[in-house]
Context: one part of a larger RNA
RNA sequence: CUGGGCGUAAAGGGCACGUAGGCGGUUUUUUAGGUUGAAAGUGUAAGUUCCAGGCCUUACUUGGAGAAUGUUUUCAAAACCCAAAAUCUAGAGCCUGAGUGAGGAGAGUAGAAUUUUUAGUGGAGAGGUGAAAUUUGUAGAGAUUAAAAGGAAUGCCAAGGCGAAGGCAACUCUCUGAAUCAAUGGCUGACGCUGAGGUGCGAAAGCGUAGGGAGCGAGCGGGAUUAGAGACCCCGUUAGUCUACGCAGUCAACGAUGCCGGUUCACCCUUGCGUGAAAACGCAGGGGUCUAGCUAACGCGUCAAACCGGCCGCCUGAGGACUACGGCCGCAAGGUUAAAACUC
Numbered sequence: 001c002u003g004g005g006c007g008u009a010a011a012g013g014g015c016a017c018g019u020a021g022g023c024g025g026u027u028u029u030u031u032a033g034g035u036u037g038a039a040a041g042u043g044u045a046a047g048u049u050c051c052a053g054g055c056c057u058u059a060c061u062u063g064g065a066g067a068a069u070g071u072u073u074u075c076a077a078a079a080c081c082c083a084a085a086a087u088c089u090a091g092a093g094c095c096u097g098a099g100u101g102a103g104g105a106g107a108g109u110a111g112a113a114u115u116u117u118u119a120g121u122g123g124a125g126a127g128g129u130g131a132a133a134u135u136u137g138u139a140g141a142g143a144u145u146a147a148a149a150g151g152a153a154u155g156c157c158a159a160g161g162c163g164a165a166g167g168c169a170a171c172u173c174u175c176u177g178a179a180u181c182a183a184u185g186g187c188u189g190a191c192g193c194u195g196a197g198g199u200g201c202g203a204a205a206g207c208g209u210a211g212g213g214a215g216c217g218a219g220c221g222g223g224a225u226u227a228g229a230g231a232c233c234c235c236g237u238u239a240g241u242c243u244a245c246g247c248a249g250u251c252a253a254c255g256a257u258g259c260c261g262g263u264u265c266a267c268c269c270u271u272g273c274g275u276g277a278a279a280a281c282g283c284a285g286g287g288g289u290c291u292a293g294c295u296a297a298c299g300c301g302u303c304a305a306a307c308c309g310g311c312c313g314c315c316u317g318a319g320g321a322c323u324a325c326g327g328c329c330g331c332a333a334g335g336u337u338a339a340a341a342c343u344c
Stems, first nucleotide, its partner, number of pairs: 004315003007298002012312001014201004021194003025088001027086004033081002035077008049065006091191001092188004096182003103176007110154001115149007125136002161168002206247006215241002219237005258311006266289010293300002317344003326337004
């Protein structure tokens, strides 16, 4: 160096962009580094293999051959890989046109509801529970009518849509990213795939500074329940939840399934675009049932876990251990990288 694996048994990086590297379409010419062939030199001796001899035979031993998969030089080949010079359009990208979408950022606006406040009516309860109590109310509550304030969230739409992932939902405007389809259209001409390090994005909770604070509500206080109740139930309420800027960098960050490309039986539903008078068909997504095949089984099954190729990440008995020490990062909380003794 070589093995077998990674949906659920250990194992896919949270996600992307991209450096080095690895891998890479068609045709022609050239070179000859890799590659292949030939010759010569060398590759000590002994041993091993073969042949012949010595000893009565084995062992042992003498001679010869072969081998020594290597290496150097020279000559040759040109299919493949590399390289050089050209070529092409099937990969990739651009142009023109179309329409779709909760994709992202900022600004503005709206209605429903909760709460609070003010005013009117009214007059004894309200609230809450399994039942109660804490709580609240004749200093006029709850209910009801009118008005105001303020904050947060946007019903229905659907197995629907968009985004790399996290995620995204009222409406309008501005800025902006991506994907899709059509012309058998025009253009560039391999510009590609993956991606160690690296860089960026990254739910919730949390941290810093400044605001905001309706509802909800870790913690805390009280009432119940109970043997006890550090809980479940109830009454309150603080951080937080919201905004701006900065940090943090984790998750059952899940399809527990890395990305890209090729090849493969059918049927049904659905979103967008196109063709068509319609039926239907094509492309790109989202779902269901299944053939072959795969799988330990469950199941997967053109959105593969089938059959192949390229590149990356990761696993290697359980515990110790998502730990210790050290390094790096962080304001901290902590994150990341990551053992051993010992036990079975």

Record summary:
The prediction has a mean pLDDT of 87. Predicted 3D model of a 344-nucleotide part of an RNA (small-subunit ribosomal RNA, central domain) from Pyramimonas obovata.